[in-house]
Formats: sequence, C1' cells, structure tokens
RNA sequence: CCUGAUAAAGGCAAACCACCCGAAAGGGUGGGACGCAAAGCCGCUGGCCUAACUCCCCUAACCGGGAUAUGGCAGCAGGGCUGCCGGGC
Repeated sequence: CCUGAUAAAGGCAAACCACCCGAAAGGGUGGGACGCAAAGCCGCUGGCCUAACUCCCCUAACCGGGAUAUGGCAGCAGGGCUGCCGGGC
C1' cells in the first nucleotide's frame, strides 16, 4: 500500500420493551440481537425524516391545509480524520 476467504482476541448493536429528554423527527440509559471489518468520530456534499418558531391559505376564532431547518438520520450514499486482528505485496 492492497485486501476481508479462514482463525483468534475482542468490539458495536436493528426491531422490540422499560424509564428519561424532545413539539416532532429523533436522542440518552438499561434490557435485547437484525446485522456490521470501521455499525469508531465529523452534518462537508447529495439524499431522507420532522415542522416547534416563522410565513401563506382558510376561519369571527379555534380547528384544518400548505411552505420552510435553525432540529435530526454517521445503521442511505459520497467525502474527511483515526484505528484492532488476519492475509497478500
């Protein structure tokens, strides 16, 4: 530098459940394992989710409808940084 077929030491933990935080998406902790060779870290690019606030429509008003991240997803892809073990050069 390339690689993840086999093996070992191990690591992480989807759905679901409980409690907590949050308007929501989602997050934290514990349980739990679908999977993962970066499923370690970073919202930089695209994508996706949500819409409290704000704006627009409707209404007497509430309700209702729509638009929008400043909120999220790193287990959607790309990119950046770092790294264990095995194999090859």